Context: one part of a larger RNA
RNA sequence: UGGUGGAUAGCUUGGUUUGGGAAGCCGAAGAAGGCCGUGGCAAGCUGCGAAAAGCACAAGGUAGGCGCACGCAGCCUUUGAACUUGUGAUUGCCUAAUGGGUCUUCCUUCUCUCUUCGGAGAGAGGUCCGAGAGGAUCGGGAACCCGCUGAAUUGAAACAUCUUAGUAAGCGGAGGAAAAGAAACCAAUAGGGAUGCCGUUAGUAGGGGCGACCGAAAGCGGCAAAGGGCGUACUGAAUUCCUUUUGGUAACAAAAGGAAGAUGUGGGUUGUUCAACAACCAUUUUAGGCUUUACAAAGUGCUCUGGAAAGGGCUGCCGAAGAGGGUGAUAGCCCCGUAGUAAUGUCUAAAGUGGUUGGAACAACAAAGAGUAAUGCAGGUUGGGAUUCCUGCAUGAAGAUGGGUGUCAGCAACAUCCAACCCUAAAUACUUCCCAAGACCGAUAGCGUACCAGUACCGUGAGGGAACGCUGAAAAGCUCCCGUAGCAGGGAGUGAAAAGAGCUUGAAACCAAAAGGUAAUAGUAAGAUGCGGCCCUUAGGGGUUGCAUCGUCCGUUUUGAAAAACGGGCCGGCGAGUUUACUUCUGUGGCAAGCCUAAUCUUAAAAAGAGGAGGCGUAGCGAAAGCGAGAAGCCUGCAGCGUUGAGCGAGAGGCGACGUGUGCUCGCGUUAAAGUCACAGGAGUAAGACCUGAAGCCUGACGAGCUAAGCCAGACCAGGCUGAAGCUCGGGUAAAACCGAGUGGAGGGCCGAAGAGGUUCUGCACAUACGCGUUCUUCUGUGUCUGGUUUAGGAGUGAUAUGCUCAUCGAGUCAGGCGCUAGCUGGUUCCCACAGAAACAAGCCAAAGUUUGGCCUCGACAGAGCUAUCAUAAGGGGUAGAGUACAGAUUGUGGAAUUGGGGCUUCGGCUUCGUUCCACUGUCUAACUCCGAAUCCUUAUGAAGCAAAGAAGUCGGGAGUAAGUAAGCGCGGUUAAGCUGCGUGGGCGAGAGGGAAACAACCCAAAGAGUGGUUAAGGCCCUAAAGAGCUAACUGAGUGCAAAGAAGGACUCCUUUGUCGUAGACAGCUGGGGCGUAGGCUUAGAAGCAGCCAUCGCCUAAGCAACGCGUAACAGCGGACCAGUUGAGACAUUGGGGUUCGUAAAUGGACGGGGCUAAGUUAGCCGCCGAUACCACUCCCAUCCGAAAGGAUAGGGGUAUGUGGGCGCGACCGUAGGGCAGAAGCACGUUCGUGAGAAUGUGUGGACCUAUGGCCGAUGUGAAUGCCGGUGUAAGUAGAAGCUAAGCAUGGUGAGAAACCAUGCCAGCGGAAGGGCCAGGUUUUCUCGGCACUGCUCGUCAACCGAGAGUUAGCCGGUCCUAAGUCUUGUGCUUAACUGUGCAAGACGAAAGGGAAGUCCUUUAAUAAUAGGACGCUAUCGAGUCGCGUGCGGCGACGCAAGUUGUUUGCCGAAACUUCGGGAUAAGCUAAGGCACACUGUCGUGUGCUUUAAGCGCCGAAGUCUGAGGAAUUCCGUAAUGGAUAGAAUCAGAUGAAAGCGCGAAUAGCGCUCGCAAGAGCGUUUAGCCAAUUCCUGGAGUCGGUGAAAAGGCAAACAAAAGUGGCUCGAUAACCGUACUCAGAACCGACACAGGUGACCCUGGCCGAAUAAGCCGAGCUGU
Repeated sequence: UGGUGGAUAGCUUGGUUUGGGAAGCCGAAGAAGGCCGUGGCAAGCUGCGAAAAGCACAAGGUAGGCGCACGCAGCCUUUGAACUUGUGAUUGCCUAAUGGGUCUUCCUUCUCUCUUCGGAGAGAGGUCCGAGAGGAUCGGGAACCCGCUGAAUUGAAACAUCUUAGUAAGCGGAGGAAAAGAAACCAAUAGGGAUGCCGUUAGUAGGGGCGACCGAAAGCGGCAAAGGGCGUACUGAAUUCCUUUUGGUAACAAAAGGAAGAUGUGGGUUGUUCAACAACCAUUUUAGGCUUUACAAAGUGCUCUGGAAAGGGCUGCCGAAGAGGGUGAUAGCCCCGUAGUAAUGUCUAAAGUGGUUGGAACAACAAAGAGUAAUGCAGGUUGGGAUUCCUGCAUGAAGAUGGGUGUCAGCAACAUCCAACCCUAAAUACUUCCCAAGACCGAUAGCGUACCAGUACCGUGAGGGAACGCUGAAAAGCUCCCGUAGCAGGGAGUGAAAAGAGCUUGAAACCAAAAGGUAAUAGUAAGAUGCGGCCCUUAGGGGUUGCAUCGUCCGUUUUGAAAAACGGGCCGGCGAGUUUACUUCUGUGGCAAGCCUAAUCUUAAAAAGAGGAGGCGUAGCGAAAGCGAGAAGCCUGCAGCGUUGAGCGAGAGGCGACGUGUGCUCGCGUUAAAGUCACAGGAGUAAGACCUGAAGCCUGACGAGCUAAGCCAGACCAGGCUGAAGCUCGGGUAAAACCGAGUGGAGGGCCGAAGAGGUUCUGCACAUACGCGUUCUUCUGUGUCUGGUUUAGGAGUGAUAUGCUCAUCGAGUCAGGCGCUAGCUGGUUCCCACAGAAACAAGCCAAAGUUUGGCCUCGACAGAGCUAUCAUAAGGGGUAGAGUACAGAUUGUGGAAUUGGGGCUUCGGCUUCGUUCCACUGUCUAACUCCGAAUCCUUAUGAAGCAAAGAAGUCGGGAGUAAGUAAGCGCGGUUAAGCUGCGUGGGCGAGAGGGAAACAACCCAAAGAGUGGUUAAGGCCCUAAAGAGCUAACUGAGUGCAAAGAAGGACUCCUUUGUCGUAGACAGCUGGGGCGUAGGCUUAGAAGCAGCCAUCGCCUAAGCAACGCGUAACAGCGGACCAGUUGAGACAUUGGGGUUCGUAAAUGGACGGGGCUAAGUUAGCCGCCGAUACCACUCCCAUCCGAAAGGAUAGGGGUAUGUGGGCGCGACCGUAGGGCAGAAGCACGUUCGUGAGAAUGUGUGGACCUAUGGCCGAUGUGAAUGCCGGUGUAAGUAGAAGCUAAGCAUGGUGAGAAACCAUGCCAGCGGAAGGGCCAGGUUUUCUCGGCACUGCUCGUCAACCGAGAGUUAGCCGGUCCUAAGUCUUGUGCUUAACUGUGCAAGACGAAAGGGAAGUCCUUUAAUAAUAGGACGCUAUCGAGUCGCGUGCGGCGACGCAAGUUGUUUGCCGAAACUUCGGGAUAAGCUAAGGCACACUGUCGUGUGCUUUAAGCGCCGAAGUCUGAGGAAUUCCGUAAUGGAUAGAAUCAGAUGAAAGCGCGAAUAGCGCUCGCAAGAGCGUUUAGCCAAUUCCUGGAGUCGGUGAAAAGGCAAACAAAAGUGGCUCGAUAACCGUACUCAGAACCGACACAGGUGACCCUGGCCGAAUAAGCCGAGCUGU
């Protein structure tokens, strides 16, 4: 700059709420609601109904009209159309639905009447009443009303009585209202006088796990008012109704006839009549409401702008009219209207007049509602508590001299009423309808629906349920040109403007392009701040970014979040503390010892007014009965007043006094009153109560097209194997048994296709909400499948898996109760200012909560002190510590006592162990203390600080909090913990800034906005501001600069004390280290060195009766000890600094890094850096003072929370303005304000908008896995494989061809992927024309789009019949009802069961046993004709021409499974002939064709039967079993199927020839084999299973009537279905889906047992 998108602004046709309504039922006279039709062209809506966007008449109305819907064509209308109103006519089919039936908006019957004989019209339902005639009723309706049945969630912080609630829901019923209703009522010593509704009484009385909660009445004030009848006593037809006539405007009256009525109509006794009076009728007047209509004033003046004037300027006019709407922008005077006036229709009220009908009061007498009143028991219900109302069971009265009631029972008195029968207007409730209005909404709002919405769409069904407004003043809706296959596109034109068709404005996300800035690649939390560069500029500024510094989203939940805790893709719109009642507090206002009204009246839905019922207040105390404040006293004293002196002194405090209480030295109250109402705001309670969110519970419906099971009727299971019983033969036996061989064909037998199932693979796939392939199981059985039908939600069904009951199951689905409840999670929207918490205590089925207190905040009262700190003084205390005096524990030694135990004993005792005690010694204590601090607490004084800017204290409104947390110190628990439980003061929480690399809590330090300076913690080599600073040491390990580290070693530096040492130390080296003696004992031995005892002496410088090694024992080697040599320190020890080993973790890794020998560590010194701290200055805010100017402050971090003041949005009222010379909105800038925001400029836009003062509110969005819409990212990524068979070439068409058409080749299926048919679909069929959509690409093609066309029946099916089963009516039972169920009657129920009848050929683009041709057949009816009307023939079986009606009887219809035989046919094969074609030189070879129905006639097997016949030591016969004097063989017959043969019928079809064609001609013949699962027929076996019914048909007997049989001819046979598909694209699965269906029928050749496998044909296909 455009696109996309559809926000915003403006608008409103629609909604919504309230008020009013004299509107309020419809229906068998066919409703409500639907279906189908109806227009010249007509799909939808609207209207209408075969008389069909309409017909007739009347009235109104006037020039146009033929609906929405503006087109073409054509009509109507001044002879009055259209249109409006009224009255009529017509008014298809379904539906209560009503002649019968129906899954069917369809099918179908009978009767009567009429008939132009085609047909038309009418009637025919159940129940109730009625003798009948006839009448009533059924169903629907938004809410309202009455009755019956009747939950649960929920509340009670659980739950059971209770509550929710007699609610929701179900059922029945009524009406424009319903219900209730004229006291066996209330009341209280006074009285009222039906019911209903409103206000009040009153949240009172009362009920209540006396919990939660529930909750009246009388009375009073109002609205509205209305009273009658029956039965009974007495009478006894005096009565009523219908029809007709007469009179009357009418009410009504009279007469006649008929009916009802003694199972009682009417009157209302004594005692009758008039009038008052009441009701009704007619009429007149007045008033009012509604309705419909008419009339209804004044500028189309000048001028300016403009496309247009209603706007601006100027100048007029009207107004009982300046409400409102429209008109090219904003109109009193242009149009419609409006005020007002008049009239129409209708209703109401009042009054008058006239009329009709009725008949008051008083007294006496009589009468006056029974299984009732009442009682007991048991339930329900109520505020009803012993005392509400009702029900069931049981008992059961009285009779006006009686009975009921008066809130516990009973008695008395008193008061009051008369039950057990019925009716009754208004005031009241509601709103589908009509009218009007609004401080309502304005297209995500307002109803779900402003729009063709209860629509599209979803679901089997009940049911659920959207989205979509705007061209312009006027269509002037773009003629024309270029261009294209076409659609586009470009010009030109219209218009004020393209506003150009989902078209006003046109935001954002998002997309594209261009320009400017910037940039080596990679990378750079994407920004903020600062300094620069470039570009633009309206000169204010804007865009961009090179460098530097800083910098982990937002919200929530939390002790703690950047979190790897949760939520958020983005943008736009929507989206959450509201309303009512009561209570309480504050503020403002009115009145005030008073204040206020409520309903209601009035009124214009206003205001004002009326209304005092009632409420609160004016008196308290007491459980109550009850009693009931006077001394306006005295004192102190704040504010204030006061001549600033004394003093006075509202309120406040004290004393005294008073009221009351049998709590009395006490409590409460009083002492001269302050309330009340309204409005606004804060809070509480009840309600959904700030919003969103359950799982569940209950109620009523909808579902068995899925699936489970039962019942009824049907369909299906290739082929092969095995070989039970029985039987036969042979063997065998006395006879049997038994054996063998055959035959036979059993079986929840075997193998194995179709079918059914669904095991394996960890196959393939995602086409899939469970597939494909492979492998596997089963396949005559409790088998598989189809159609019909039944069972239903605490229920069904279930070979049980809690499986299945429509993709839903430990209790289906839909709707409702319902906004269930949620102490739980999430979310909760503008700004600024002041203050600012708590995570603690106590109670609680409490610890996720809540109440009270504590802590916070705001306000008031009050009126002078107060105390976080320090000092002093006086007190308090029992901790740390300490101690052992007490209590308790306790080491060692000694002693004492001892009635204890053991041992010994000379019996005297001794000894030992224990117990108790004592002494000394050594130890301890949260629950020891003879003692005893620091800290702490109280009081007083002083200091310091705070306080009239009102402290401390008191009262009131509002909270939040009651999950805390790391570190220090002091204590518990624990092995320990970033553990857990406490105390304490700081901190975080709720606290930013600096430091600690980063890091809630540590160190420093409390941030109103800024500028400058100084410091703190911590630092000063580089990163990085400041010292490679200075002095003296230590470390050598990169120790360290970043945590800890044991025992034990090692190195080094410093240090304490002691000993030795020039009279020679220490160490090294050299030498000595002896003798008695092998000490004694012991011993096998013991010699220094196994052990015991002793440990002497001599020689010495020194040398052990031996310290270690060693030997059997000796020996031997060292050591102690001594000397020499050497020549100056040595040895031991105490404490400390530094280093090191000991010292081990998993991808390579951290002193922050670089790196450092200091830039490490220790001690000291001097500088510097460093924060929002401190200081200085300026400004803002808060609080206070002040009249103001201004001043003061020791004020200004902040979560929950409290308080105050503002900004913005949308309505309304008043005032004031702006706007076509350009409003709102939108886009981009600028300026101002602490901020929410405000002002303004330019452009776009094209008609409204704003300020100010009030007032009102559906008033502010970023979050809720929020809602709706739009649009991204991932991404040009995954992919463009729907398995399985496969295409290729050429040509054609066409703008365009891999996919369309044609041809050729190739390929696939071939028990199917061919052919036919149900269900289902519903036109998909066919033709023509198209390609925007659909087709997973393309497309010229199509199951797509548009237009047109197409389905033809007596004999195919429905229709008819019945099955399981279902319904209706009647009736019995049941139910509160709706329902349910037995029986009876009737009906329905099968397009696969039963069943009257058709075949062949041809024909269309598309239909065909349906049309055409040919040949047939069935039923019914009619006519004619020939017969019959006493049946006939045969020995017989039986045959023939034999009727109708009724009854009875019988039969057919009409049947299982398994298995075997017989007869046939289809189909196929082979061969010959014929014809034709191809090939070939010929012979010849090869290929193709060689076909035909129903029907009629003839013939005819098995079996059965008849006649003859007359048999066993037997005969006959079968595949097998078998059969025979109850009659075998044999013979002859009767009956009897498919098939065959003939006709049909060659004139058809097919093939060939001729012919232009029409047409003509020729040919179309046989045999054999094989052979079905098809047709016919027969036998056997099996069963705990015996294998439908009816319609219809046939026969016989009997009876009846008089007609009736054959043949020929004729007539009728209605109505509905019939297209196409039937599937790897028309069905069910959201799809042109590898699934399912679905069941069924047909099935060629080779090979083969075979429908297996494999290959091929016909045919189909290669989306």

Predicted 3D model of a 1663-nucleotide part of an RNA (large-subunit ribosomal RNA, half A) from a Candidatus Woesearchaeota archaeon. Lineage of the source: Archaea > Nanobdellati > Candidatus Woesearchaeota. RNAcentral holds the full RNA, with entries from ENA. Rfam family: Archaeal large subunit ribosomal RNA. For this family Rfam cites "The comparative RNA web (CRW) site: an online database of comparative sequence and structure information for ribosomal, intron, and other RNAs" (Cannone et al., BMC Bioinformatics, 2002).